[in-house]
RNA sequence: GAUAGAGGUGCGGUUUUGAUCAGUACUUUCCGCGUUAACGGGUCUGUACGUUGCGGAAAGGAAAGGCAACGCCGCCGAAAAAGCGGCUGACAGAACGGGCUUGCUUUUGGCUGCGGCGCCGAACAGAGCCGCGGCUGUCAUCUAUGCGUCGGACGCGGAUGGAGAGCUAUC
Numbered sequence: 001g002a003u004a005g006a007g008g009u010g011c012g013g014u015u016u017u018g019a020u021c022a023g024u025a026c027u028u029u030c031c032g033c034g035u036u037a038a039c040g041g042g043u044c045u046g047u048a049c050g051u052u053g054c055g056g057a058a059a060g061g062a063a064a065g066g067c068a069a070c071g072c073c074g075c076c077g078a079a080a081a082a083g084c085g086g087c088u089g090a091c092a093g094a095a096c097g098g099g100c101u102u103g104c105u106u107u108u109g110g111c112u113g114c115g116g117c118g119c120c121g122a123a124c125a126g127a128g129c130c131g132c133g134g135c136u137g138u139c140a141u142c143u144a145u146g147c148g149u150c151g152g153a154c155g156c157g158g159a160u161g162g163a164g165a166g167c168u169a170u171c
Base pairs, nucleotide, nucleotide: 001171002170003169004168005167008076010075011074012073013072014071016069017068018067026060027059028058029057030056031055032054033053037052038051039050040049042096043095044093045092046091079108080107081106082105083104084103085101086100087099088098109136110135111134112133113132114131115130116129117128119126138162139161140160141159142158143157146156147155148154
């Protein structure tokens, strides 16, 4: 350098099903208010543009995203995230939030519990950050007349520490 592998509630994608979303959005009917008015994106401004809107009652009544399970597929920087950049983002507008992309840089071995902050969101879901813990794999060092042992040389066990740009095997 090449090839092949390991970690386990392992990572990601996807079909189906289910709950939630929600008796919400929306449609119809009736009543009331409104036209010098009201409404139109998640926020702000605007009134050029467009539309009629708002509230109550009755009847009907979703979906997407997010979540869970089985199965299938691709894998072990799998993947995730932060910053910059690009695109997007509406009735109009410089802009902001949000969304997509991974073009560049950076971080994280993996999983998980508790508390806080707080983005998005319907949420008791989820991402991220901070703090305190646990489990686990891997390598390094050490090891009690711990065990197999004469012998940390090897293996099991234990303690401490590091990070995947790592580790193991073969060529």